Small-subunit ribosomal RNA from a metagenome, 1509 nucleotides, folded computationally. The sequence is in RNAcentral, with records from SILVA. Its mean pLDDT, the model's own confidence on a scale to 100, is 82.

RNA sequence: AGAGUUUGAUUCUGGCUCAGAACGAACGCUGGCAGCGUGGAUGAGGCAUGCAAGUCGAACGGGAACCGGGGCGUUCAAGUAGCAAUACGAGAAUGCCUCGGGGAGAGUGGCGGAAGGGUGAGUAACACGUGGGUAACCUGCCCUCGAGAUGGGGAUAACCCAGCGAAAGCUGGGCUAAUACCGAAUGCGGUCGUCUGCCGCAUGGUGGAAUGACUAAAGACGGGGAUCCUUCGGGACCUGUCACUUGAGGAGGGGCCCGCGUCCUAUCAGCUUGUUGGUGAGGUGACGGCCCACCAAGGCUUUGACGGGUAGCCGGUCAGAGGAUGGUCAGCCACACUGGGACUGAGACACUGCCCAGACUCCUACGGGAGGCUGCAGUCGAGGAUCAUUUGCAAUGGGCGCAAGCCUGACAGUGCGACGCUGCGUGGAGGAUGAAGGCCUUCGGGUCGUAAACUCCUGUCAUCCGGGAACAAGAGCGGGGGGGGGAAUAUCCCUUCUGAUUGAUGGUGCCGGAAGAGGAAGCCACGGCUAACUCUGUGCCAGCAGCCGCGGUAAUACAGAGGUGGCGAGCGUUGUUCGGAUUUACUGGGCGUAAAGGGUGCGUAGGUGGUUUCGUAUGUCGGGUGUGAAAUCCCACUGCUCAACGGUGAAUGGCGCCCGAAACUGCGAGGCUGGAGUGCAGGAGAGGAGAGCGGAAUUCUUGGUGUAGCGGUGAAAUGCGUUGAUAUCAAGAAGAACAUCGGCGGCGAAGGCGGCUCUCUAGAAUGCAACUGACACUGAGGCACGAAAGCUGGGGGAGCAAACAGGAUUAGAUACCCUGGUAGUCCCAGCCCUAAACGGUGUGCACUUGGUGUAGGGGGAAUUAACCCCCCCUGUGCCGGAGCGAACGCGUUAAGUGCACCGCCUGGGGAGUACGGCCGCAAGGCUAAAACUCAAAGAAAUUGACGGGUCCCGCACAAGCGGAGGAGCAUGUGGCUUAAUUCGAUGCAACGCGAAGAACCUUACCAGGGCUUGACAUGCAGCUGCACGCCCCGGGAAACCGGGGAAGCCUUCGAGGGUGCUGCACAGGUGCUGCAUGGCUGUCGUCAGUUCGUGCCGUGAGGUGUUGAGUUAAGUCUCGCGACGAACGCAACCCCUGUGCUUAGUUGCCACCGCCGGUGAUGAGCCGGCGAGCACUCUAAGCAGACUGCCCGUGUAAGCGGGAGGAAGGUGGGGAUGACGUCAAGUCAGUAUGGCCUUUAUGCCCUGGGCUGCACACGUGCUACAAUGGGAGGUACAGAGGGAGGCGAGACCGCGAGGUGGAGCAAAUCCCCCAAAACCUCCCCCAGUUCAGAUUGAAGGCUGCAACUCGCCUUCAUGAAGUUGGAUUCGCUAGUAAUGGCGCAUCAGCUACGGCGCCGUGAAUACGUUCCCGGGCCUUGUACACACCGCCCGUCACAUCAUGAAAGCCGUCUGCACCCGAAGUCGCCGAUUCAACCGGCAACGGACAUAGGCGCCUAAGGUGUGGGU
Repeated sequence: AGAGUUUGAUUCUGGCUCAGAACGAACGCUGGCAGCGUGGAUGAGGCAUGCAAGUCGAACGGGAACCGGGGCGUUCAAGUAGCAAUACGAGAAUGCCUCGGGGAGAGUGGCGGAAGGGUGAGUAACACGUGGGUAACCUGCCCUCGAGAUGGGGAUAACCCAGCGAAAGCUGGGCUAAUACCGAAUGCGGUCGUCUGCCGCAUGGUGGAAUGACUAAAGACGGGGAUCCUUCGGGACCUGUCACUUGAGGAGGGGCCCGCGUCCUAUCAGCUUGUUGGUGAGGUGACGGCCCACCAAGGCUUUGACGGGUAGCCGGUCAGAGGAUGGUCAGCCACACUGGGACUGAGACACUGCCCAGACUCCUACGGGAGGCUGCAGUCGAGGAUCAUUUGCAAUGGGCGCAAGCCUGACAGUGCGACGCUGCGUGGAGGAUGAAGGCCUUCGGGUCGUAAACUCCUGUCAUCCGGGAACAAGAGCGGGGGGGGGAAUAUCCCUUCUGAUUGAUGGUGCCGGAAGAGGAAGCCACGGCUAACUCUGUGCCAGCAGCCGCGGUAAUACAGAGGUGGCGAGCGUUGUUCGGAUUUACUGGGCGUAAAGGGUGCGUAGGUGGUUUCGUAUGUCGGGUGUGAAAUCCCACUGCUCAACGGUGAAUGGCGCCCGAAACUGCGAGGCUGGAGUGCAGGAGAGGAGAGCGGAAUUCUUGGUGUAGCGGUGAAAUGCGUUGAUAUCAAGAAGAACAUCGGCGGCGAAGGCGGCUCUCUAGAAUGCAACUGACACUGAGGCACGAAAGCUGGGGGAGCAAACAGGAUUAGAUACCCUGGUAGUCCCAGCCCUAAACGGUGUGCACUUGGUGUAGGGGGAAUUAACCCCCCCUGUGCCGGAGCGAACGCGUUAAGUGCACCGCCUGGGGAGUACGGCCGCAAGGCUAAAACUCAAAGAAAUUGACGGGUCCCGCACAAGCGGAGGAGCAUGUGGCUUAAUUCGAUGCAACGCGAAGAACCUUACCAGGGCUUGACAUGCAGCUGCACGCCCCGGGAAACCGGGGAAGCCUUCGAGGGUGCUGCACAGGUGCUGCAUGGCUGUCGUCAGUUCGUGCCGUGAGGUGUUGAGUUAAGUCUCGCGACGAACGCAACCCCUGUGCUUAGUUGCCACCGCCGGUGAUGAGCCGGCGAGCACUCUAAGCAGACUGCCCGUGUAAGCGGGAGGAAGGUGGGGAUGACGUCAAGUCAGUAUGGCCUUUAUGCCCUGGGCUGCACACGUGCUACAAUGGGAGGUACAGAGGGAGGCGAGACCGCGAGGUGGAGCAAAUCCCCCAAAACCUCCCCCAGUUCAGAUUGAAGGCUGCAACUCGCCUUCAUGAAGUUGGAUUCGCUAGUAAUGGCGCAUCAGCUACGGCGCCGUGAAUACGUUCCCGGGCCUUGUACACACCGCCCGUCACAUCAUGAAAGCCGUCUGCACCCGAAGUCGCCGAUUCAACCGGCAACGGACAUAGGCGCCUAAGGUGUGGGU
């Protein structure tokens, strides 16, 4: 720091996603140790149990257990006396009484229970933060200072007695104490009143003086020596400590008030009656509508009131801004089962206090009671999820106490949880045969891997043994010294030295020792992003996935394994936050076309604002100062061995105060004229409103003329017309619109405005420079205007014309076309308020090179002159520079450069929709979401493809000739059938195709019968001893199986070669995948194209070159050109053919010459043969020839047109030759080949069958339908091929197929081999025929082991369909089509009518490129790129999901009115009762207080109504 993802590719816009960091986390797998942190985020749900707030006996009374003394009783009792009974009996136990000690538990009283601890429900608030104010306040304990503490009184708990109650508890009577309570005294003071000084900030504050009124207290515990008193205990007195009262001050704490800051929502826009203020009274510690009475009618709000939703706030945390967050720690607030309330107190409306109401739980004797873990543990529940019912008060801190001390779930520790951070370890070094094993493999090897083993070491952690800290300093106590106070060497207080003592953690940290590599590694990932690759399995299944996306038989993406990468006691996943995201843009974005300029103007608030002087000091700047808690972060230093963690310092952008500066901004005052406005002058204009007028056209009416049509269309029809249309003339009526001028001309803010005249009226431009003196710009709301359509009312209505009707078109035609036609279009009045209301470009101002039109005004020069020309301003266009921009493009009329203000945008869809609100008569408009869903949607440009266009080509059409499609047959295919009808080929480019030969074989298929190292290859081991083969027998359809026999290689007798058998490796497969492949082939297409290097252009894809102008069959050539060259294609080079020449002359040839034979006439002639010969033909090798070379015309050239010569002329004809590529085209069944499958079978052999099956459909052919023919007879002329298991002559037999036979020939020699059509003659006479030949019967022939399924041929007989073929469709441009025969391959034979060749005969037509098809170049549009066989829209059907609506119903919240009204405060009234005070001798009376009653407010509850959610 970025990356992936829209496209075929590109640039941009834009969203989605990822890599990072973090967490009070959770889940999965795994888990050694230590330190420091951290741990109920959910149900503020319910809670068993224990503990969490007590303490003080030095405030007070009483006083249990227990101990001691004494006494008495009871029961025992050693022992003594005694024979015994019995008596005495130290002593023991126990009970009671009493005295003393002792002090439990409870009580009175004091202080503390308002702190500490928990939680975040509520709260949008002065709650919090920050900075101030309090002249409007309070403050227990603590500190300092002053003063004081005199003298009395009456009660009451406890306790005792009695009673009620299940209990909780309560009631009555009686006794008693105090630092409890109550009068009185004193009054330094304090408070109030009066006088007065000073000060301030309005109320006011602060002193002083005199005086009037009011106003306090409590003791406890020590010590002491004179004196006094004494109940003999003690007290008075002195002294000390603690406590008490009052006052002043302080410290710390708190209350109240204020400035600023503090979430979302306007689909919440108005809210408010104690409301806002005043006066008075009340209340409070204190200001205040805080409360009340009266008066006034105010107060708040777009700077967001009121309402709704959400939320404790902050220091802080995440690097900054921003955004998010508020767990631990720290500060503040709020709350304590829910709601209400007060009491006490310095402090509470009180977490473990009280009262009431409610819900819930528990106890109950049913009458009534008890309770509140959001304290620490713990439990249930809910939840993805959060710990021990632990130890200790040793430390720190708190409460009480003089103190010892007690209490303290605060706290300190330990435990549990990898929840987090940090540290350490699981070993180190050596070690190659690169072991075994795993995995992969091209089988060679590679890799895990120095990894292991093995050798030598080390000893952290853990384990064991031993030693053994710091946190502890005190307080108090003992002893010594010093000081204070005091009458005092008492006590007491302070201080110092010293002694003993205090540790939960814990025998822990740490240290030492011992032993042994011994006890300690996993998790995730490996297609790209993103670091890390192979095998196997699976086969769009199972699954993965953060995004893009993987998986349909070779998956680096699933699952497993090996390997690798990353991190490591953790690793992944999920969730959340920030980041990346400059994707809300303050820092730091945009709006012509990507989302985005309001339809336009006027204008309110607001924002912004020319020039100059003075002042001021709001902003601004500088200095100082206060604050900015601590912790945290950052920096420096430092302590735990390091680190985490901790300590010390430094730092801290905000706010307040003081001083200063005055440039800029603001404000105040005064000027200026440049901005703006006013005025004056002459011009321009479809600017607006009203009134009037005009002509052309249309339709209608009337009349005339006139007759059969008119009209309309692509063509028609509907329609109109003999009741007289159309046409034409005249007259009249009506309504609407204003041709020409007219123009990217004018005017207007936009919408918009067009005949002429008049009236009224607005604005702009130009010129002058008289006036005002910043009066300006923009503009949220607001107001006005706002095309067309539409709406309401009233008119009007010629033409046009939604709807509608009819006619056409069409598959249909609710359309386009035609004939009609109503709203409407027009006018008046009123609504509506939208638009591609567009320059898709808000308004204003300023600045920034130019060129060229045009409109208005002015100036100059000039003129006869309005003109032309030059200049200025304003408007309106085009081109274009810089610059800008993703590009397209914009470009002084900016989309450039700046300023000011407004509006708007933030992925696509849902949706400009729903709901709500506002507006509207309605239609509808304005405002405006969400759920859900997608990984894009989009802009511009590029290359293709496609559609359209220009140009061009092709048997592409046209022009022709002959066919196909109809018939029969042949053949191939589909389909059907079948045990099987083997497989493949499927538009062109499958279908007489693979197949140049299916009766068996072939053969791959089916049925049946057999074989299992196999029909075939190689290797190894063993056995046999011969072989295999041959012969015979049996079974069998054969294959094969079983049995027997003969002969039999070589030898040095070891063996060798070969063979067979058995076994193991393996063979075999026409089994699958042509979408894993090679190779080959088809097709576009023999079309003219396809590219590269360098340069140049473009941000880039890419372009240029290759486009253009010509030309060609051709990207062929020429010219031009930011291109210059080059490659693969084209052409040429090769073969055949057409002409000539040369060479050669057998098997070819026979002209000339010779000979022989035949015929004839012994002739001529002709025929045949031989010789000679090589002239000719021919054969087969070479060469020549043709190049637009020559001429004419044309053209710049290339070239084109014509001509000559020539056998051939512009590529002479034909062939071979097929660019980059396309179709996942075809072929695994020709061969090869990866992978998969099979192995007594999917291999191999055999017999038989099938591939030939037949309601049907298609393709390709043959033969015909006849007379250009058929039949019969005669007669002529080829080329190219083939031949030895072959071709086979002559001859003979057969009607024939053929047979017999065998001459000749491995071939220019012999044979196949008579070519046929043609030509000549004759017959047929237009018919299902003398056409046609299918089918069928019979008889034959041939091949072959074998013609039944299922061959061909012959002869005789039979004689079907068919009389030229619908839509449609194929081939061919010359030796071509058509037509005739001949040959060959395959092959035993053949279904060949197929295929490949050969020669004979031998045409017609092409005007031309509009159209169909295919192709090429250029151009244009595109939402296509699988590329138009594309893309894509809507309804419908079914299912699911989300959202809106819905009669009604339910829950929650809430306004108003009303009813009832607990506790409680306050006010009024006020018994019974009543100690203190007053009066009284007393009874008693008064006062005070209380119960209670009434009133106001009020929690909860209820009713009604309306509303909200």